The RNA shown here (transfer RNA) has 76 nucleotides and comes from Acetivibrio thermocellus YS. RNAcentral holds the sequence, with entries from ENA and GtRNAdb. Lineage of the source: Bacteria > Bacillati > Clostridia > Acetivibrionales > Acetivibrio thermocellus. Model confidence (mean pLDDT): 81 of 100. The same sequence occurs in records of 9 taxa. It matches the Rfam family "tRNA". The family's RNA type in Rfam is transfer RNA.
[in-house]
RNA sequence: GGGGCUAUAGCGCAGUUGGGAGCGCGCUUGAAUGGCAUUCAAGAGGUCAGGGGUUCGAACCCCCUUAGCUCCACCA
Numbered sequence: 001g002g003g004g005c006u007a008u009a010g011c012g013c014a015g016u017u018g019g020g021a022g023c024g025c026g027c028u029u030g031a032a033u034g035g036c037a038u039u040c041a042a043g044a045g046g047u048c049a050g051g052g053g054u055u056c057g058a059a060c061c062c063c064c065u066u067a068g069c070u071c072c073a074c075c076a
Stems, first nucleotide, its partner, number of pairs: 001072007010025004019056001027043006049065005
């Protein structure tokens, strides 16, 4: 330098044909209990990596950029 993959809640991840942003763990509150464990119920938490474009509408499609992983090439 070229190709591929990945980036979504604190962490791990899903999101199938473009229309509801979700699951588990964790966190907060309440209840049960001798109880800071356990179980149950409710709740909070998001610039969908960044910018631009297409579209009535974008996590999803297109372009550029950033970061990580990986393969190839080049130099030594």